[in-house]
Predicted 3D model of a 522-nucleotide part of an RNA (small-subunit ribosomal RNA, 5' domain) from Neotamlana nanhaiensis. It was read from a public genome assembly. The coordinates come from a structure-prediction model, not an experiment, and the mean pLDDT is 83. Its Rfam family is "Bacterial small subunit ribosomal RNA". Rfam links the family to the GO terms structural constituent of ribosome and ribosome. Taxonomically the source falls in Neotamlana (Bacteria, Flavobacteriia, Flavobacteriales, Flavobacteriaceae).
Context: one part of a larger RNA
RNA sequence: GGAUGAACGCUAGCGGCAGGCCUAACACAUGCAAGUCGAGGGGUAACAUUGGAGCUUGCUUCAGAUGACGACCGGCGCACGGGUGCGUAACGCGUAUGCAAUCUACCUUUUGCUGAGGGAUAGCCCAGAGAAAUUUGGAUUAAUACCUCAUAGUAUUACAUUUUUGCAUGAUUAUGUAAUUAAAGGUUACGGCAAAAGAUGAGCAUGCGUCCUAUUAGCUAGAUGGUGUGGUAACGGCACACCAUGGCAACGAUAGGUAGGGGUCCUGAGAGGGAGAUCCCCCACACUGGUACUGAGACACGGACCAGACUCCUACGGGAGGCAGCAGUGAGGAAUAUUGGACAAUGGAGGCAACUCUGAUCCAGCCAUGCCGCGUGCAGGAAGACUGCCCUAUGGGUUGUAAACUGCUUUUAUACAGGAAGAAACCACUCUACGUGUAGAGUUCUGACGGUACUGUAAGAAUAAGGAUCGGCUAACUCCGUGCCAGCAGCCGCGGUAAUACGGAGGAUCCAAGCGUUAUCC
Numbered sequence: 001g002g003a004u005g006a007a008c009g010c011u012a013g014c015g016g017c018a019g020g021c022c023u024a025a026c027a028c029a030u031g032c033a034a035g036u037c038g039a040g041g042g043g044u045a046a047c048a049u050u051g052g053a054g055c056u057u058g059c060u061u062c063a064g065a066u067g068a069c070g071a072c073c074g075g076c077g078c079a080c081g082g083g084u085g086c087g088u089a090a091c092g093c094g095u096a097u098g099c100a101a102u103c104u105a106c107c108u109u110u111u112g113c114u115g116a117g118g119g120a121u122a123g124c125c126c127a128g129a130g131a132a133a134u135u136u137g138g139a140u141u142a143a144u145a146c147c148u149c150a151u152a153g154u155a156u157u158a159c160a161u162u163u164u165u166g167c168a169u170g171a172u173u174a175u176g177u178a179a180u181u182a183a184a185g186g187u188u189a190c191g192g193c194a195a196a197a198g199a200u201g202a203g204c205a206u207g208c209g210u211c212c213u214a215u216u217a218g219c220u221a222g223a224u225g226g227u228g229u230g231g232u233a234a235c236g237g238c239a240c241a242c243c244a245u246g247g248c249a250a251c252g253a254u255a256g257g258u259a260g261g262g263g264u265c266c267u268g269a270g271a272g273g274g275a276g277a278u279c280c281c282c283c284a285c286a287c288u289g290g291u292a293c294u295g296a297g298a299c300a301c302g303g304a305c306c307a308g309a310c311u312c313c314u315a316c317g318g319g320a321g322g323c324a325g326c327a328g329u330g331a332g333g334a335a336u337a338u339u340g341g342a343c344a345a346u347g348g349a350g351g352c353a354a355c356u357c358u359g360a361u362c363c364a365g366c367c368a369u370g371c372c373g374c375g376u377g378c379a380g381g382a383a384g385a386c387u388g389c390c391c392u393a394u395g396g397g398u399u400g401u402a403a404a405c406u407g408c409u410u411u412u413a414u415a416c417a418g419g420a421a422g423a424a425a426c427c428a429c430u431c432u433a434c435g436u437g438u439a440g441a442g443u444u445c446u447g448a449c450g451g452u453a454c455u456g457u458a459a460g461a462a463u464a465a466g467g468a469u470c471g472g473c474u475a476a477c478u479c480c481g482u483g484c485c486a487g488c489a490g491c492c493g494c495g496g497u498a499a500u501a502c503g504g505a506g507g508a509u510c511c512a513a514g515c516g517u518u519a520u521c522c
Base pairs, nucleotide, nucleotide: 001522002521003520004519006518007517008516009515010514013374014373015372016371017370018369019367020366021332026330027329028328030327031326032325035076036075037074040073041072043069044068047067048066049065050063051062052061053060054059055058083285084284085283092210093209094208095207096206097205098204099203102202103201107198108197109196110195111194112193113192114191115149116148117147118146125138126137127136128135129134155180156179157178158177159176160175161174164171165170185190211257212256213255218248219247220246223245224244225243226242227241228240229239230238260282261281262280263279264275265274266273267272287308288307289306290305291304310321311320312319313318338364340363341362342361346360347358348357349356350355377408378407379406380405388398389397390396414458415457416456417455418454422449428443429442430441431440432439433438434437466511467510468509469508470507471492472491473490477506478505479504480503481502487494488493
């Protein structure tokens, strides 16, 4: 000199953009953060409409009939999005490759199929238990829930022949035989099943790179390799039985400490040094530890089970819970914000669609935390006033064009009026083309922000400047007080009666809605 997720002190007008618990991965009140589908099903608890009956003429009752819909069965989603950085020195990450050793729901393309039966089970109803959480028994019922049989192929397995090919274990093509294995309907279009390919995502393996300590020198028995078996989507000591005795290490093994990694960021001419907030990618975690289930995918933040610590309810028998989601509370700390609005846009889940959900996201609020921009007026104005300070020859100098005053302007602020873009779609209607539901065109509807941005009008300098420093480094000097006292100080140093260094005043300098101080990095 530059920088920061900063804090503290004094001060403070506005706007835009960005940022905002670095500490206790400490504990959490309350609300919200993941649902959706009636075009899968039995249906009708509630609402609205309609219809029938009665008569008390506006009430009662019945009907799933229509819209719609609580709970239940079923499907898809809940493995994403969001948070945090505990752990991890590792194939965790980065980079480059490989899988002839793999999987992949939804999506796209192509081909084919969707046959026949069966038994249940929630819900509803009935009877109970319990303070509650919740739960037991009985009867009865449906499905795109579950099961059986049939059929099938470029499916799988086994055998035989055959084609092509690889760096090897091997892979691939074609033919034949045998065995095994599917499906779900529902009604105007969505599904379901089988196979192949694509895309996307994931898993595994390898080369290279990746902090400190040698006052850590030896480490290792599933350990290194082989055979076989089991297991996995897949190879593999991944696991197990047997056999062999291997494997790593001063080119630093093992051990200890620290730490999420990268893109990037700060500094520097560069080489380097330091860091890993915000944004993006990957990884890991979800009170602590462990485990599996379901599923295409989890060993699952707002799922399940067990154990532990903690908190809460209780009728004392027993139960409930997990903010490192968004707000918010307490605690800790020098220190870090609203218990806000909207699904209008983008994106996501479900759905034929309408639509529903979405604390993702988009917005608004608070904070000078940073960067950038603007303003606090402009011009004229000397009797160079008064006051203050300094000098003194009693003159003068400075504040100082500064003020007053005169003329003008009106950014921002104030008042009033107008007022966006962000939006194009989906849906609905009409038309056209193809051909049988797609595409295109036209019309209509949709804005949280927000009466915001922006524009116009009115009046008026009106509403708006501080902080640090002035001995040298280092821009800027005098007076008074004090008298090694009080105090200053980044370094040198200053103060003991003339202090440009302390405190005050006048003046000046540098920055400026900021200025200084502290902390940290180069």